[in-house]
Context: one part of a larger RNA
RNA sequence: CUCCAGAUUAAGGAAUUCGGCAAAUUGACCUCGUAACUUCGGGAUAAGAGGGGCCUAGCACGGACGUAGUAAUACGUCUACUGAUCUAGGCUGCAAAGAAUAGGUUCGGGCGACUGUUUACCUAAAACACAAGUGCCUGCAAACUCGCAAGAGGAAGUAUAGGUGCUGACACCUGCCCAAUGCCAGUAGGUUAAAGAAGGGGGUGAUCCCGCAAGGGUGAGCCUCUGACAUAAGCCCUGGUGAAUGGCGGCUGUAACUCUGACGGUCCUAAGGUAGCGUAACCCCUUGUCACAUAAUUAGUGACCUGCAUGAAAGGUGUAACGACUUGAACUCUGUCUUAAUCUGGAAACCGGCGAAAUUGAAGUGGCUGUGAAGAUGCGGCCUAAACACACAUGGACAAAAAGACCCCGGAAGGUUUACUUUAACUUUGCAUUGACGCAUGGUUCUGGGCACAGAGAAUAGGUGGGAGACGUUGAACUCUUGGUUUUGGCUGAGGGGGAGUCGACAGUGUAAUACCACUUACUUGGUGCCGUGCUUCUAACUGGAUUCUAAGGAUCGACAAUUUAUUGUAGAGCUCUUAUCAGGACAGUGCAUGGCGGGAAGUUUGACUGGGGCGGUUACCUGCUAAAAAGUAACGCAGGUGCACAAAGGUUUGCUCAGGAGGUAUGGAAAUCCUCUGUAGAGUGCAUGAGCAGAAGCAAGCUUUACUGCAAGAUCGGCGGAUCGAGCAGUCGCGAAAGCGGGUUCAAGUGAUCCUCUGGUUGAUUAUGGUAUCGCCAGAGCUUAUGGGAUAAUACUUACUCCGGGGAUAACAGGCUAGUCUGGUCCGAGCGUCCACAGCGACGACCAGGUUCGGCACCUCGAUGUCGGCUCGUCGCGUCCUGGGACUGAAGAAGGCCCCAAGGGUGGGGGAGUUCACCCCUUAAAGCGGCACGUGAGCUGGGUUCAGACCGUCGUGAGACAGGUCGGUCUCUAUCCUGUGUGUUCGUCCAAAGAAUGAGAAGGUUUGCCCCCAGUACGCAAGGAUCGGGGUGAGGAAACCUCUGGUGUACCUGCUGUUCCACCCGGAGCAUCGCAGGGUAGCUACGUUUCCAACGGAGAAGCACUGAAAGCAUCUAAGUGCGAAACCGACUUCAAGAUUAUUCUUUGUUGUUUCUUUUCUGCAAAGCAAUUUGCAGAGAGGUCUCGAAAGUCCCCUGGGAGAUGACCAGGUUGAUAGGCGCUCGGUGUAAGCAUAGCAAUGUGUUGAGCCAAGGCGUACUAAUUGGACGAAAUCUUUUUG
Repeated sequence: CUCCAGAUUAAGGAAUUCGGCAAAUUGACCUCGUAACUUCGGGAUAAGAGGGGCCUAGCACGGACGUAGUAAUACGUCUACUGAUCUAGGCUGCAAAGAAUAGGUUCGGGCGACUGUUUACCUAAAACACAAGUGCCUGCAAACUCGCAAGAGGAAGUAUAGGUGCUGACACCUGCCCAAUGCCAGUAGGUUAAAGAAGGGGGUGAUCCCGCAAGGGUGAGCCUCUGACAUAAGCCCUGGUGAAUGGCGGCUGUAACUCUGACGGUCCUAAGGUAGCGUAACCCCUUGUCACAUAAUUAGUGACCUGCAUGAAAGGUGUAACGACUUGAACUCUGUCUUAAUCUGGAAACCGGCGAAAUUGAAGUGGCUGUGAAGAUGCGGCCUAAACACACAUGGACAAAAAGACCCCGGAAGGUUUACUUUAACUUUGCAUUGACGCAUGGUUCUGGGCACAGAGAAUAGGUGGGAGACGUUGAACUCUUGGUUUUGGCUGAGGGGGAGUCGACAGUGUAAUACCACUUACUUGGUGCCGUGCUUCUAACUGGAUUCUAAGGAUCGACAAUUUAUUGUAGAGCUCUUAUCAGGACAGUGCAUGGCGGGAAGUUUGACUGGGGCGGUUACCUGCUAAAAAGUAACGCAGGUGCACAAAGGUUUGCUCAGGAGGUAUGGAAAUCCUCUGUAGAGUGCAUGAGCAGAAGCAAGCUUUACUGCAAGAUCGGCGGAUCGAGCAGUCGCGAAAGCGGGUUCAAGUGAUCCUCUGGUUGAUUAUGGUAUCGCCAGAGCUUAUGGGAUAAUACUUACUCCGGGGAUAACAGGCUAGUCUGGUCCGAGCGUCCACAGCGACGACCAGGUUCGGCACCUCGAUGUCGGCUCGUCGCGUCCUGGGACUGAAGAAGGCCCCAAGGGUGGGGGAGUUCACCCCUUAAAGCGGCACGUGAGCUGGGUUCAGACCGUCGUGAGACAGGUCGGUCUCUAUCCUGUGUGUUCGUCCAAAGAAUGAGAAGGUUUGCCCCCAGUACGCAAGGAUCGGGGUGAGGAAACCUCUGGUGUACCUGCUGUUCCACCCGGAGCAUCGCAGGGUAGCUACGUUUCCAACGGAGAAGCACUGAAAGCAUCUAAGUGCGAAACCGACUUCAAGAUUAUUCUUUGUUGUUUCUUUUCUGCAAAGCAAUUUGCAGAGAGGUCUCGAAAGUCCCCUGGGAGAUGACCAGGUUGAUAGGCGCUCGGUGUAAGCAUAGCAAUGUGUUGAGCCAAGGCGUACUAAUUGGACGAAAUCUUUUUG
């Protein structure tokens, strides 16, 4: 310096910011006063005013005495202590709730009524709850919940109760739609399971018959398959239901300006959104438009309505009160800000003690530029750099932390549903548990009765056959009563009376003739047996409740026995109570089987390719190109087709020649048919394309079925499965006179493995044997198994509540490459510009540059490269916004336009919005454009985006989703290295020091307005109005300083409150933010003061010129020369010799001593033939060591306007360094004591007093004492002599 906590602040007062965040203001008590609105309770402490200390006096009660009165009592006088409150007067200060405790207020909008509750640990909310409203279920063995069950809760409750869904006080209200889905109700019809079952098929084949036998016939029983029929719920069906799930439209014409459309037409629907509200927590466009408010408003409020995509209990619209909710405005207030400053405590820093952590491949860890897995401390090049520390700052180490949460891939989990497959529960039916009576009723077996009407005819002839008699005292005709039936005419039954006949044949009518008998059809009505169905009843299974262990009962009586002598036990008697209780009941319940319903529950699935993924597209086969002259060959490359067709469109034999054009010709035309000529295919070939085809494969005609059976040498393609071609042989055919051709079609598409199932055929196998079932083989059939070599018979979503494993194999940010897009420029010059291409513009086009946009690619990074904007701090580029210099002008002047040069400096403050951007207000010389990881989060912020909560709209059946909106929502104390800013230590700088310089180099600075003079001049008709030059004064920036003006000033002075203490008074001290308040010295500071940003030189840009050729001219240029800008180099300020190239100058000190050793030269000696070697001595050079020690320095001490520590500076007794003391400046403001005035508070005098920090001057009183350590013996050059 910085951080944390705190104090104060001139002028301004929200200009700060996402946002008044934070801070400040307010504050307790008393009095006055208090609005809109209102659910009349509130709002309300609304708002807004005022008061307060201390002293004195007065007012009350009481007491004493007196007077009056019988007394209560009243009146008067005096009065001790206390004396709330009030009133009046006085006193002091800046300030009297004097300190502390102690709401800022108001006006609008949204949401939610309220008080409450919630994500312990990022969300307190508009979410939840709530009183209240409403729908549905539930009659008690309740519904519902838990449980396998027993059982329990509900509830020791009973519809004013319980469960559940939705809405959410209150007020006004709550529209239309029942088509879909759900729920409820209905049941005629359709469909429908198990169990039952007539009948039918198959297998076997007892028995019996035939046969010598083989065998054949018969066909019981058994096995098996099928199955009419009778049947439930459900579904279909018919209705109802919205405070059930839900839904609530288009197009178009129209009024006398225009606009609009009350009015009309038309289509669709189950119905087309009513009242309200509306750019909203809902509006994309959108900052909608208007108004208010502001200088200015993406915010806010009020309106409008064009509602992408409002709307009525997933409630609509209002609403007083309430809210740590959200949002806008105003007043007060302030360091939030302009713009910072000072101070206090702590941290930090230094010393002493103790002493972690993450991290860490190893490290001797520089810059630029290039390269490179595309952003280098480590590679190349260049530059820079003595060694080592300390304090700081964080740009980098793609820093640390967490195997990325986004994205993709693989896996999992949670959730959802009309995914698939199951399933609890519920429900249906059958059988069992399971019994009895009755009534009604259905089917069926057997057995009765009745009935049968055209017309004709005696008259009510069912049909067929037989039939000449039948019936009758066992009672005929007739008659009375009565039942049934009916075509209303009759038929028929029963009972009473009656007492002897009645009917048929014949005749007649008619298709048919009657008596009587038999058989039989339809309808109807009985009985019986069997199989059901429905209803009622019963009690004994079964079920529930009550009672409570008792049926050998209870109560009473009394006999006997025992003993504990009044009890117990045993047996008994009669009497009394109870069916030994109530309710249900063969249902229910339960078991087995069965149909339905069934995200209540479970297990799973939900393809791949893909210039990330998703959406879209594709997935098999055929043709052409890509394909690079064999074959083959990829892409979400470019173009197209197929999923068949044909009984002729096949086979064969024979024949023919097309399209188009020209000419001619009735209707007739450009094209109909006909004739002639021309015509190599320009036609046709069932269907794409390619290859073919006129000797035709094209077009016809005749006869036909080779669109055959069994095979097949040999080839081609394919990884395999498999695909394709194929002469020839045998058989049998067709056409042709014959040769011959024919095993489909001019060729290349027209398709599907295996399993499984079925059909036809078949000398095959067939569980002891014979058969059978079943299987095999041959020929066929069943797959958009199209994700097409086909996982299964059978399969969708969601996750922001998420999780795991991986990926830079793959997206979002940034970088890289690229440059379509973007930005800028150049060329050409059609045209505009009155005239005139180029003052200024410039089409159609062409060519470059840049790397700021949107993109493309997917190269580093997913064991993490933190993302928008703002703040802070900058730095670079120039395509220049201003200032400077210039050319041209459609430049008179002034003001401009356009271009050239130029990057030195400068480039503002606000409103709304998270904004960048953009818009607006006010200034300005100007309010430039870009890069730096869209510079900058180990620098800050966190408004936006982008977790978990919640709301609205829209989408979705739903879980949920939305580059749609809205409110809320954890940003990590310690820096190792490089880097940067500072400060030191060591060593070096050729002996050691002290002091002073030089300046290679580096850094900084570089801005500009306005006014005046020239001059109202030049210019101009006028209006207007300069260049050049000179002077003055500002804005901005920088540095220094504290005389002034201010701020601060917790060591100065004063005032004040509460309280404790100094015994008390007086006077003081401590604490209360320094307790609060008023001032303030030094220092530090800005808001203050002073200075600078000037002038000049050099070289030169664009440009202007001189002389001057190439090119006899011309030409600023080629040689040469001169001007010319804030840019460049100097000049100005600062640092600077580690400038290792280590500089220079002045001054000071020294040239000793000693040990050992290396080496060179010279001399001598020894050895050797010699080169040479060894030894000794001397001289020179280098290294090492001992002693002593100069100049000087340091330690140490006193200190400092110096300072983190080191360092620096002033001093150290020959001394003013600090303290003390004295004087003084300056601050405060008249001390205490005493005196005096006053009742007192208090005033006055002594007195500008007392006190007084850091300043100034002086003064050795105190402390800088005594000491210790380090620190030279050296080098070079020149001259002369040896």